Annotation:
This is a predicted structure of a 475-nucleotide part of an RNA (small-subunit ribosomal RNA, 3' major domain) from a metagenome. The coordinates come from a structure-prediction model, not an experiment, and the mean pLDDT is 83.

Context: one part of a larger RNA
RNA sequence: UGACGGGGGCCCGCACAAGCGGUGGAGCAUGUGGUUUAAUUCGACGCAACGCGAAGAACCUUACCUGGGUUUGACAUCUUCUGACGUAUUAUGAAAAUAAUAUUCUGCUUCGGCAGCAGAAAGACAGGUGCUGCAUGGCUGUCGUCAGCUCGUGUCGUGAGAUGUUUGGUUAAGUCCAGCAACGAGCGCAACCCUUUUCAUUAAUUGCUAAUAUUAAGUUAAGCACUUUAGUGAUACUGCCUUGGUUAACGAGGAGGAAGGUAGGGAUGACGUCAAGUCCUCAUGGCCCUUAUGCCCAGGGCUACACACGUGCUACAAUGGUCGGUACAAAGGGCUGCAAUAUCGCAAGAUGGUGCUAAUCCCAAAAAGCCGAUCUCAGUUCGGAUUGAAGUCUGCAACUCGACUCCAUGAAGUUGGAGUCGCUAGUAAUCCCGGAUCAGCAUGCCGGGGUGAAUACGUUCCCGGGCCUUGUACA
Numbered sequence: 001u002g003a004c005g006g007g008g009g010c011c012c013g014c015a016c017a018a019g020c021g022g023u024g025g026a027g028c029a030u031g032u033g034g035u036u037u038a039a040u041u042c043g044a045c046g047c048a049a050c051g052c053g054a055a056g057a058a059c060c061u062u063a064c065c066u067g068g069g070u071u072u073g074a075c076a077u078c079u080u081c082u083g084a085c086g087u088a089u090u091a092u093g094a095a096a097a098u099a100a101u102a103u104u105c106u107g108c109u110u111c112g113g114c115a116g117c118a119g120a121a122a123g124a125c126a127g128g129u130g131c132u133g134c135a136u137g138g139c140u141g142u143c144g145u146c147a148g149c150u151c152g153u154g155u156c157g158u159g160a161g162a163u164g165u166u167u168g169g170u171u172a173a174g175u176c177c178a179g180c181a182a183c184g185a186g187c188g189c190a191a192c193c194c195u196u197u198u199c200a201u202u203a204a205u206u207g208c209u210a211a212u213a214u215u216a217a218g219u220u221a222a223g224c225a226c227u228u229u230a231g232u233g234a235u236a237c238u239g240c241c242u243u244g245g246u247u248a249a250c251g252a253g254g255a256g257g258a259a260g261g262u263a264g265g266g267a268u269g270a271c272g273u274c275a276a277g278u279c280c281u282c283a284u285g286g287c288c289c290u291u292a293u294g295c296c297c298a299g300g301g302c303u304a305c306a307c308a309c310g311u312g313c314u315a316c317a318a319u320g321g322u323c324g325g326u327a328c329a330a331a332g333g334g335c336u337g338c339a340a341u342a343u344c345g346c347a348a349g350a351u352g353g354u355g356c357u358a359a360u361c362c363c364a365a366a367a368a369g370c371c372g373a374u375c376u377c378a379g380u381u382c383g384g385a386u387u388g389a390a391g392u393c394u395g396c397a398a399c400u401c402g403a404c405u406c407c408a409u410g411a412a413g414u415u416g417g418a419g420u421c422g423c424u425a426g427u428a429a430u431c432c433c434g435g436a437u438c439a440g441c442a443u444g445c446c447g448g449g450g451u452g453a454a455u456a457c458g459u460u461c462c463c464g465g466g467c468c469u470u471g472u473a474c475a
Stems, first nucleotide, its partner, number of pairs: 001475002003472003007469007015459002019423005026314008034305002042053002064300007073125001077124002079121005086103006106115003127289002130287003136283002138278003141274001143272001148187006154163003167178003193266004198234007207224003212221002237260001240254005316416001320375007332363003337356002342351003382413001387408002390405004429451007
């Protein structure tokens, strides 16, 4: 100087407390461990691995296994020679990869050749998701959006170092004020950026409709007031008042205002820590393989199943289930696409194809809600697992191993032990909608809106963190 203390002081955080809802019990989905297996490819392991890499394993993907093949190679550059490429058929075989045969004869040209594609030969070389993340770059997690981390000059100390950065207030903040052997400065904080909320202005179609005409309907004429859209601006600064405070920083209350004290949310992550994670995104040193640890193909596996754990979904019902009627979103996506009206089917869906390269058309029905009917507390008209039969769709192909529909079947489950998690407001809870990936496949992920709470006395205690101080046989 740090680190640590079941030392002290001060302070903060959904850290506790006060509340609300979960998880832990059930069934299923999904990830992991274990076990099994020819293979169940690999990585990730307290917080900070476990719906994680994977924004989507039937083939492909795919890295694994079994079998069949191949050796200048699936891919790149160079040299020589030949020929367009291609298309079709046959053989082998379980299948494909592969091999053979037939047919055909590119473009430009200064006729020398060039370009492109394919084949053959030889080697230089290619190739490796092989190892090392403890050789590395890059990227990322984490403490933590915590308020810290440092430097120059000066001064003090023999020196390591100290001071500044401590002290008194104050703040979300090393934020600011006052003081002080310090005076300044940098990286962080804040602000500048995006978005939500208010207003003005410009613009007015595909949007909107107050007035006029018109219609079944903003449908049409008309208009751009209003809504909305998207450009440019304005607005909030403790600016004003009262009060406390050191005449300070700042705090408390109030006015006006759409909004009040960082207005809400996002992006933004200091010096560093964990030899944290990644050589399987990519790049890369070294080592290793080179008729194989490379490459091609078929089938299988990654989907196994006495079990254990994590994360979720659905429930156990009447604040509910079922049936009928009826209302109100936002944000997105659409040409190898979204698909309307209509017809068929109980339905999944099929037929067909108006319209739309989209503020125009479509996906599209929002659902909880509201109104009415029924069920009457039961393992039930709760719950839907499992299983049988029949189908639909995608796709060469749904057996291993897809999603969905219909009929039948109708399991566990009556609110969950010890424990443990999230959340302070348009939040929790609850209800639907969309998107990426994607042929198909979503209870996951990422977004969107609808309805919309309870509680916070407080900081004694648990956890994590910041500052000062003290002790130490620790570095």